[in-house]
Record summary: Large-subunit ribosomal RNA, domain I from a Pseudomonadota bacterium, 596 nucleotides, folded computationally. RNAcentral holds the full RNA, with entries from ENA. The coordinates come from a structure-prediction model, not an experiment, and the mean pLDDT is 81.

Context: one part of a larger RNA
């Protein structure tokens, strides 16, 4: 120095376990903020460096409930108290809530500097101390106010709002390229990614100028089929409908115009021939067209529909403004009658009832002097209960020890939702026929050259929709469309608005499942993890689990400064000793054989 074979020592795989992931799926439910949020600084415990919790009333105060014997967080230990006059814990509804942050008196290098006013305290006075006000924009009243008379800018107060944050859904603006075409360019990826900007628990869209096809249907939205069809396409890669049939759901609704009436501006004519609701009488007296704004009523659609005028038909009662008197006419009220609602068609709140939700609560049923064993839940005997034989702990595997399951019960307070009153709105006070009249039914719109752009359709015979430019009707005997255009027939009614449900997401909250992980897995994170650390910064980004049943976590001796060890003790085990379960190689070692 090899080799073997023993016993170590290093190490920390492998086996076992799980607190913490991943993913699915029902449900509720979709907040929050100037009443200062989300998200942080900085305080705060008797001893406190980290989480957590709170906030100078600071591991907490007040209330009403549940609970029912102990607590004073994680997390130990010692002080010091708290509790059956119900503590600690759970929830419910208040209270406090430093400083920063949309951050808002001003100012700034966030968590800091720093003024003025109003009220209050304090000091001999000054400094000081609370408290409370004002940022800015946008609406609405409202008070002032230049050049410049009036006015108008402009300035001040009040009063409501707004900013900010948000997981995905959504709706609009703007909008790529890696790719594919086996290169490209037209196309494709794709109107996707990404950025803007707006809203909601959903959002959009929606009550036909639609679809069809000679038959009809009846607003939208979604699923499933039609169907990879018909088409589209350097007819390359490729993109790709719709009719129409089956299902979810299931709702209809107001405006603008005509026209009446009031009132306000204004043009023109005109003082008794006009007006004061009609006729007469009488009393009063600026009225009449026209143009335009408001306001109420009207009126809302295609077999067109309304207004307007006239006749008719059918409908409770009373009262009743229009200068007086009588007759009629009649807005308008009040009573009864019937509808309907507040989740669209007007709209505000309240009460009772019942369900949910946010603490709890009841809740069957096993023993053995046996055996093993540190322990019994294991094995033997013998038994019960089941609407309950999910599941988890308990010194080894327990329906029947504990918590709990199955099946019931339960809220002082707050919120939700449904049902019922109140209450409110409508309608009878109008409807409906039938005749004539001409009135009204969205205009810088439809349409139409140019250029784009979107429908599945790449300009293409391209219909339909949007539109930047340049133009431009009709008025129902009017207009649109039925995939170039015509004709003929059919449908439908643009150019205004509103609407629930069925549909999209899951950031938090509840339950429940996994031929998902099991600690180099699985979330980056099972641990003081977005921590440590790294970087000027945006950003980047970790390693780190396991005594034991239970700390009994080794009193005491003894070596040694001490680390450490040997003994003794505890334990079922201590090669289970806080460098701790198992303890595998790689590497280091000791004895023992043997080779050289």
């Nucleotide at each position: 120095g090899g080799u073997a074979u023993a016993c170590g020592g290093u190490g920390g795989a492998u086996g076992c376990c799980u607190u913490g992931g991943c993913g699915a799926g029902a449900g509720a439910u979709g907040c929050c903020g100037a009443c200062g949020a989300a998200g942080g600084a900085c305080g705060u415990g008797a001893u406190a460096a980290g989480c957590u919790g709170c906030g100078a009333u600071a591991a907490g105060c007040c209330u009403c409930g549940g609970g029912g014997a102990g607590c004073u967080g994680c997390a130990a230990a010692u002080a010091a108290g708290c509790u059956u006059u119900g503590a600690u814990c759970c929830g419910u509804g208040g209270a406090u809530u430093u400083c920063c942050g949309a951050a808002u008196g001003g100012g700034g290098c966030a968590a800091c500097c720093u003024a003025u006013u109003u009220g209050g305290g304090g000091u001999a006075a000054u400094u000081c101390c609370c408290u409370a006000a004002g940022a800015u924009c946008u609406a609405u009243a409202u008070c002032u106010g230049a050049a410049u008379a009036c006015a108008u800018a402009g300035g001040g107060u009040a009063u409501a709002g707004a900013a900010g944050a948000u997981a995905a859904c959504c709706a609009g603006g703007a909008g790529a390229a890696g790719u594919g075409a086996a290169a490209c360019a037209u196309c494709u990826c794709a109107g996707u990614a990404u950025c803007c900007u707006g809203a909601g628990g959903a959002a959009a869209a929606g009550a036909a100028a639609g679809a069809a096809a000679a038959a009809u249907a009846g607003a939208u939205u979604c699923c499933g089929u039609c169907a990879g069809u018909a088409g589209c396409g350097g007819c390359g890669a490729g993109c790709g409908a719709a009719c129409g049939c089956g299902g979810a759901u299931g709702a209809g609704c107001c405006c603008a115009a005509a026209c009446c009436a009031g009132a306000g501006a204004u043009u023109a004519c005109u003082u008794a021939u006009g007006g004061c609701c009609u006729a007469u009488a009488u009393g009063c007296u600026u009225g009449u067209a026209g143009u335009u704004u408001c306001u109420g009523g009207g009126g809302u659609u295609g077999u067109a529909g309304g207004a307007u005028u006239u006749a008719g038909a059918c409908a409770g009662a009373g009262c009743g403004a229009g200068g007086u008197a009588u007759a009629g006419c009649g807005a308008g009220c009040u009573c009864g009658a019937a509808a309907a609602g507040u989740g669209a068609u007007a709209a505000a709140u309240u009460c009772a009832u019942u369900u949910u939700a946010u603490a709890g609560u009841u809740g069957a049923g096993u023993g053995g002097u046996c055996c093993u064993g540190g322990a019994a839940a294991g094995g033997c005997c013998a038994g019960c209960c089941a609407u309950a034989g999910a599941a988890g702990g308990u010194g080894a595997u327990a329906g029947c020890c504990c918590u709990g399951u199955a099946a019931g019960c339960g809220a002082a307070a707050u919120a939700a939702a449904a049902u019922g009153a109140a209450c409110u709105u409508u309608u009878u006070g109008g409807u409906c026929u039938a005749a004539g009249u001409u009135c009204c039914u969205g205009a810088g719109u439809a349409g139409g050259g140019c250029g784009g752009g979107a429908c599945a359709c790449g300009u293409g015979a391209a219909a339909u929709c949007c539109u930047g430019u340049c133009u431009g009707a009709a008025u129902c005997u009017g207009g649109a469309g039925g995939g170039a255009c015509c004709a003929c027939c059919c449908u439908c009614u643009a150019a205004g608005g509103c609407u629930a449900a069925a549909u999209a997401c899951a950031a938090g909250c509840u339950c429940u499942c996994g031929a998902c992980c099991g600690a180099u897995a699985g979330u980056g994170a099972a641990c003081a993890a977005g921590u440590a650390c790294c970087g000027u910064g945006a950003g980047g980004g970790a390693a780190a689990g396991g005594u034991g049943a239970a700390a009994a976590g080794c009193a005491c001796u003894c070596c040694g400064a001490a680390a450490g060890g040997a003994g003794a003790a505890u334990g079922a085990a201590a090669u289970a000793g806080u460098a701790c379960c198992u303890g595998a190689a790689a590497c280091c070692g000791u004895a023992u054989a043997u080779c050289u």